This is a predicted structure of a 71-nucleotide RNA (transfer RNA) from Parcubacteria group bacterium GW2011_GWD2_38_11. Lineage of the source: Bacteria > Bacteria candidate phyla.
RNA sequence: GCGGGCGUCGUAUAGUGGUAGUACGUCGGUCUCCAAAACCGUUGGCGUGGGUUCGAUUCCUGCCGCCCGUG
Numbered sequence: 001g002c003g004g005g006c007g008u009c010g011u012a013u014a015g016u017g018g019u020a021g022u023a024c025g026u027c028g029g030u031c032u033c034c035a036a037a038a039c040c041g042u043u044g045g046c047g048u049g050g051g052u053u054c055g056a057u058u059c060c061u062g063c064c065g066c067c068c069g070u071g
Stems, first nucleotide, its partner, number of pairs: 001070007010024004018054001025043001027041004047063005
């Protein structure tokens, strides 16, 4: 240089046109002499710009980052 794949809460992931979920974690509470565990609640996210569409995390595309293959 060329080809391909992946970017979603702090972490791991699901969702693939119509309200963005789950688990762990954070924080608060119940319980306990204290703590842990358990239970209840809370918090926080679609890499970035543009396009298509009534509507985009999803489709198309530029860029950025990461990974794989290859000369």
Its mean pLDDT, the model's own confidence on a scale to 100, is 83. Rfam family: tRNA. By type it is a transfer RNA. It was read from a public genome assembly.